This is a predicted structure of an 82-nucleotide RNA (transfer RNA) from an Ignavibacteria bacterium.
Lineage of the source: Bacteria > Pseudomonadati > Ignavibacteriota > Ignavibacteria.
RNAcentral records the identical sequence in 2 taxa.
Its Rfam family is "tRNA". Rfam describes the family as follows. Transfer RNA (tRNA) molecules are approximately 80 nucleotides in length. The family's RNA type in Rfam is transfer RNA.

RNA sequence: GCGCGAUUGGCGGAACUGGCAGACGCACUAGACUUAGGAUCUAGCGGGGUGACCCGUGGGGGUUCGACUCCCUCAUCGCGCA
Numbered sequence: 001g002c003g004c005g006a007u008u009g010g011c012g013g014a015a016c017u018g019g020c021a022g023a024c025g026c027a028c029u030a031g032a033c034u035u036a037g038g039a040u041c042u043a044g045c046g047g048g049g050u051g052a053c054c055c056g057u058g059g060g061g062g063u064u065c066g067a068c069u070c071c072c073u074c075a076u077c078g079c080g081c082a
Stems, first nucleotide, its partner, number of pairs: 001081007010026003019065001028044005046055003058074005
């Protein structure tokens, strides 16, 4: 230099025939239980807003009524070739 693959919450990891994004697990927070802790159970757990709502899939553009998904470009990581 060329080609291929990957990038989604705090972490792992789903959702690709374009149609409700945050499933599921872990971690964490609060409560119940306990003398206490652990285990277990219940609820919660991206950002902004008093709220209605708005924003959020590595960064930036584009296509579309609608994009994690398709196209372009950049960045980072991995693999292969030279």